About this RNA: RNAcentral holds the sequence, with entries from ENA. A computed fold for a 1512-nucleotide RNA from an uncultured prokaryote, annotated as small-subunit ribosomal RNA.
RNA sequence: AGAUAGAGUUUGAUCCUGGCUCAGAACGAACGCUGGCGGCGUGCUUAACACAUGCAAGUCGAGCGCGAACGGUUUCCUUCGGGAGACCUAGUAGAGCGGCAGACGGGUGAGUAACACGUGGGCAACCUACCCCGAGGCGGGGGAUAACCACUGGAAACGGUGGCUAAUACCGCAUGAGACCACGACCCUGCGGGGUCAUGGUUAAAGGCUUCGGCCACCUUGGGAGGGGCCCGCGGCCGAUUAGCUAGUUGGUGAGGUAACGGCUCACCAAGGCGACGAUCGGUAGCUGGUUUGAGAGGGUGAUCAGCCACACUGGGACUGAGACACGGCCCAGACUCCUACGGGAGGCAGCAGUGGGGAAUAUUGGACAAUGGGCGCAAGCCUGAUCCAGCAAUGCCGCGUGUGUGAAGAAGGCCUGCGGGUUGUAAAGCACUUUUAUCGGGAAAGAAAAACUCGGGGUUAAUACCCCCGGGCCUUGACGGUACCCGUUGAAUAAGCACCGGCUAACUCCGUGCCAGCAGCCGCGGUAAUAUACGGAGGGUGCAAGCGUUAAUCGGAAUUACUGGGCGUAAAGCGAGUGUAGGCGGCUGCAUAAGUCGGAUGUGAAAGCCCUGGGCUUAACCUGGGAAUGGCAUUCGAUACUGUGCGGCUAGAGUCUGAUAGAGGGAAGUGGAAUUCCGGGUGUAGCGGUGAAAUGCGUAGAGAUCCGGAGGAACACCAGUGGCGAAGGCGGCUUCCUGGAUUAAGACUGACGCUAAGGCUCGAAAGCGUGGGGAGCAAACAGGAUUAGAUACCCUGGUAGUCCACGCCCUAAACGAUGUCAACUAGACGUUGGGCUCAUUAAGGAGCUUAGUGUCGAAGCUAACGCGUUAAGUUGACCGCCUGGGGAGUACGGCCGCAAGGUUGAAACUCAAAGGAAUUGACGGGGGGCCCGCACAAGCGGUGGAGCAUGUGGUUUAAUUCGAUGCAACGCGAAGAACCUUACCAGCCCUUGACAUCCUCGGAACUUGGCAGAGAUGCCUUGGUGCCUUCGGGAAUCGAGUGACAGGUGCUGCAUGGCUGUCGUCAGCUCGUGUCGUGAGAUGUUGGGUUAAGUCCCGCAACGAGCGCAACCCUUGUCCUUAGUUGCCAGCACUUCGGGUGGGAACUCUAGGGAGACUGCCGGUGAUAAACCGGAGGAAGGUGGGGAUGACGUCAAGUCAUCAUGGCCCUUAUGGGCUGGGCUACACACGUGCUACAAUGGUCGGUACAGAGGGCCGCAAUCCCGUGAGGGGGAGCCAAUCCCACAAAGCCGAUCUUAGUCCGGAUCGCAGUCUGUAAUUCGACUGCGUGAAGUUGGAAUCGCUAGUAAUCGCGAAUCAGCAAUGUCGCGGUGAAUACGUUCCCGGGCCUUGUACACACCGCCCGUCACACCAUGGGAGUGGGUUGCACCAGAAGUAGUUAGCUUAACCUUUGGGAGGGCGAUUACCACGGUGUGAUUCAUGACUGGGGUGAAGUCGUAACAAGGUAGCC
Repeated sequence: AGAUAGAGUUUGAUCCUGGCUCAGAACGAACGCUGGCGGCGUGCUUAACACAUGCAAGUCGAGCGCGAACGGUUUCCUUCGGGAGACCUAGUAGAGCGGCAGACGGGUGAGUAACACGUGGGCAACCUACCCCGAGGCGGGGGAUAACCACUGGAAACGGUGGCUAAUACCGCAUGAGACCACGACCCUGCGGGGUCAUGGUUAAAGGCUUCGGCCACCUUGGGAGGGGCCCGCGGCCGAUUAGCUAGUUGGUGAGGUAACGGCUCACCAAGGCGACGAUCGGUAGCUGGUUUGAGAGGGUGAUCAGCCACACUGGGACUGAGACACGGCCCAGACUCCUACGGGAGGCAGCAGUGGGGAAUAUUGGACAAUGGGCGCAAGCCUGAUCCAGCAAUGCCGCGUGUGUGAAGAAGGCCUGCGGGUUGUAAAGCACUUUUAUCGGGAAAGAAAAACUCGGGGUUAAUACCCCCGGGCCUUGACGGUACCCGUUGAAUAAGCACCGGCUAACUCCGUGCCAGCAGCCGCGGUAAUAUACGGAGGGUGCAAGCGUUAAUCGGAAUUACUGGGCGUAAAGCGAGUGUAGGCGGCUGCAUAAGUCGGAUGUGAAAGCCCUGGGCUUAACCUGGGAAUGGCAUUCGAUACUGUGCGGCUAGAGUCUGAUAGAGGGAAGUGGAAUUCCGGGUGUAGCGGUGAAAUGCGUAGAGAUCCGGAGGAACACCAGUGGCGAAGGCGGCUUCCUGGAUUAAGACUGACGCUAAGGCUCGAAAGCGUGGGGAGCAAACAGGAUUAGAUACCCUGGUAGUCCACGCCCUAAACGAUGUCAACUAGACGUUGGGCUCAUUAAGGAGCUUAGUGUCGAAGCUAACGCGUUAAGUUGACCGCCUGGGGAGUACGGCCGCAAGGUUGAAACUCAAAGGAAUUGACGGGGGGCCCGCACAAGCGGUGGAGCAUGUGGUUUAAUUCGAUGCAACGCGAAGAACCUUACCAGCCCUUGACAUCCUCGGAACUUGGCAGAGAUGCCUUGGUGCCUUCGGGAAUCGAGUGACAGGUGCUGCAUGGCUGUCGUCAGCUCGUGUCGUGAGAUGUUGGGUUAAGUCCCGCAACGAGCGCAACCCUUGUCCUUAGUUGCCAGCACUUCGGGUGGGAACUCUAGGGAGACUGCCGGUGAUAAACCGGAGGAAGGUGGGGAUGACGUCAAGUCAUCAUGGCCCUUAUGGGCUGGGCUACACACGUGCUACAAUGGUCGGUACAGAGGGCCGCAAUCCCGUGAGGGGGAGCCAAUCCCACAAAGCCGAUCUUAGUCCGGAUCGCAGUCUGUAAUUCGACUGCGUGAAGUUGGAAUCGCUAGUAAUCGCGAAUCAGCAAUGUCGCGGUGAAUACGUUCCCGGGCCUUGUACACACCGCCCGUCACACCAUGGGAGUGGGUUGCACCAGAAGUAGUUAGCUUAACCUUUGGGAGGGCGAUUACCACGGUGUGAUUCAUGACUGGGGUGAAGUCGUAACAAGGUAGCC
């Protein structure tokens, strides 16, 4: 100084595990849209691809010798064209010899995994031009050579021969302080070596300028500074599917070589060296300071700047030099490009610009040496694409601006709207200001200090020289650039975009589209109302802003590799088990040491950067001064607790000895009985066997059954036990032999000998393999029989490998406690096995303590939960193994092992957003369990299904047969009335502000009579009529016409909706508050024991209460009381026409108001002293008395847009409206619901009795008359307890029919009628006469009903003109049978259990096959890259050798020699070649599996007992 954030996504919901994704920062970026200014940075990340052109390294005349020309002046000659010469130009330009510099500066990152880099050391094993300090010198000679000249080769590049010449070029000689070598002495030493001295030997030089003072060079040498070379410790990538590598290899001796050590090289000797602490090999990579991210630890990265390294077209090589094996030098080889006269030459931008190419992508062929720096030079100066500047690019960072104030009529316009308004919005306009920036005009810095010259002073010196320092003067020097900055002019004037708006994530509406087009970072959007993405558009908003978004890659979040800081019973994860090597870790105690550890000091840790603090640009970015920091390394001094190490001691860990004990511990040999099977014999006869049921099979050639005898193999009942033993796998009759381990008791001994364990080694169920045996039973494969749609299965009958033994392999299992081994610590309770001790005991048995096992429960604690809990999954320590999303895949390739099968080790591409664990609530489980209920079954009664008809539906038909309802829960349903109307459908004819509503304008009261045309709607004509109110203007109501707003729609969507309804179900359930439990979803309550029709009630209980349901309250019915008596009633009284008719009565019935009554209240029993149940009494009624109304939370996107309402969409001379006719009534057929029957419990005829509830004025209609009748005529009475509909029928009495298609049954048809209605043809009902079909009780199947019920009988009503009503809703009459019971079928309730289901079993889900696409393995091979080994070859060069050729300096006896050069040759070696391997990449007919895809095919494997438990 700095300080740590989460979110979305698996589920119906939850917790956890776990992956994926997002928000942040950052960038040498790119792309899209947009773009005002300035400052400071940055700018080929790709092809170390190829390069046109120009420039990037020269300089020195104070080292040397040469030396022009153009031009000018002038002289001479001249054929007047010109020619020759001299001087100036000029000792200039120029090249050459020579010196220094081209080894710096600049570029790039190919190679390199290395002492390359970083850091710290070492060199007593080294070098160093120029520079600084010091010491000593610089004498005297010689021979050449380039330039130049001549000749000459070549196209050129470039040469050749001869001749001349100089030097700071070259070579001898002299001198030697010094240096080097040899030897000796002394000193020092880290023992390696170093220093000093003496002697001997060897070894140097160059001059130039000068003001003559000197200065600059040169030679030898010591030291310094700076630079370099070599060596070492430590540090920093991946792969073991790379495990062994190495012959100069490792070391020694000697030699050579180098500046220097060294196998650096060579000869000889030895056989070493490296490696699991990862050698070798492969892949990748320049390293660092830093930079980026991060709280940090860590991760990523290595642009710009700085340090180091490497490279310079590719490969090799040396030369020169102080320095190179040399970017702009040389030689050779190769590829490429260019020139060529074809003979031969030239070149190397990874310098600055620039070009092509590659690429998503990266700039000017600019200016200047003014500054800084470099080279050369005495200097002036020259050179400098280093550098400083400018140009281009929003590429980044930083700063500024695009105005400011005021301004509500909240303008217009836009958008939305619930139509009121809201919003854009003080925003604009308007008014008042300002002028940064841009424009124009003017002014105007700093960057410059010098050098040189001169004057003065000081120092040096003999010196007033020179030189150095200080001061003064003088003369100039700016690419940028008239730039920064300042002043002035003009005027709001010149300047805003981009992305987003479902959640994460700040920000919302409208329109078009309609699972299309498309979006998407994840979840996910889009199928007609898209807050949601899309497009197009719009308005509004949010965020950032000259930028904003997108994409790529990085860190973060990610504790998601966990050092800080994770895990492994079930989520991924404990090796099948043991033994043991390396390694890791290690009991108590003493001394020593100081390696680890801790502290101090010193050195280093470059600069820049980061951080702190000052300063400079108006600020900031940026620049700059100082400081801090740099956790590291090294040296040194100290401390000694712990660890290590050395020495010593101890006994608690571990082990040894002695006694005893238990045991299916292991191996071998022997032996026993039961049973199965087979064989032989006896008895005996027709079946046996097998199954859900069967069949195959066996049996009259005698099975099975039974008895006796025999053979053979395998396994060992009872004992037997969450008992024992073993490391695990595993081990079971009995006996013997051999053998391992454990436990226990008491002592003695050793003295840490221990724990764990990578590799290694051993063991290791079953199946399987090899060889040889054996084979009774069982039994893969196989065969047959069944089952089935099929059945390569489950079941049955057979049956071979195998199972058994010996030997050898295999080495895997859900090898499980899904729990590694060892040690310590941390409550208990109850069993059980083995041993010991104590107590007690006649015995059997017992009590307590202890130890070693083995179980159940449980405290603390742990756990996501489940659970674990001294046998830990608790708390700790030690060591090992293993995990890091699912699939692909335990697969492929490679290696190792195996006879094989296969095992072990073990990926990737690709693909998904999950996969998963535990627990929760539901749902489900025909093929889980328990309890319970219901006309659910059963027990009964009557039906339906068969017939005819009625009615509804499907289907078909049709111009139309309008529409809806479709398992239960559509189908006599909407429809409680389709001839017209209804009516929505069809055909035709008409209307267009409309049949209906509101508004406006004009006219007329409204209204009404008649006629004509037409199918009618409608059209034309015609008659009567002038109303009401009035403030006299007009108004209300109504009709007609016109115009436009609008009306209208039974058009669509019930999956946009309200409302209503059905259904589960009148089933007993559904919830809440508070509390408690659980991390949580949730649980508890509501479960349990009883009981009930009931979550009804009681008891119990971490629950206590409450709500909606149940029940009750309501209606009706059953009894009684009371009140009231008309139209109802009539006991008693009177009258009577004999009828409650009349008087009268108010008792009864009844009516309709009010009450009573029933509550398990009482008794007994059962039960728990409860609730309650059973029985009884009383009572009209008894346990809800009967019936009704009443339908919890919810389910089914259930039904209805055609009851009504309603959003959206659609039609508008029609999808609206009117009319006529038709259709909804069709008819091969199928189904539902009914009616009538099939007959004698009946039909027919005659007589006769008894209801209830309803309806009636557009009505019900009596008596009476007519008609066979339907009905007609007529009309009393009644707005109804009064009158009418209205005779109830079955029943009862009597008669007849006598079992038949009938005196049953009535369909159908014919004729004749009645009634309603404008109208009965399509298409009404009824009547009479005639006709007289099917049908003789109904297959599979199926429905209703538990008492005033079923069955049966009639009556009424609504709708309605009439009626298809046999329907529906009511009413009463007569009036049964049966229920043992809950096994089963159906539905439901509660509890429990399993679950891979949650759209909830109509669920989920697996595999083959077919199709498409994708990546990948194998593959005859093919083509590249890299590389090992063996061999061939050998350019240039270096080194060695060499006398073939040649040779100025030196020597010489003049012959020659020394030395050199050329050539030759040897060694090494680049390129190249051959052969053979390894490895990697690409490709390959065909082929293997894998993944992903729309609603394909076949089955049904798994999830429930998943229908054969599942799995390994």

Its mean pLDDT, the model's own confidence on a scale to 100, is 83.
It matches the Rfam family "Bacterial small subunit ribosomal RNA". Gene Ontology terms of the family: ribosome and structural constituent of ribosome.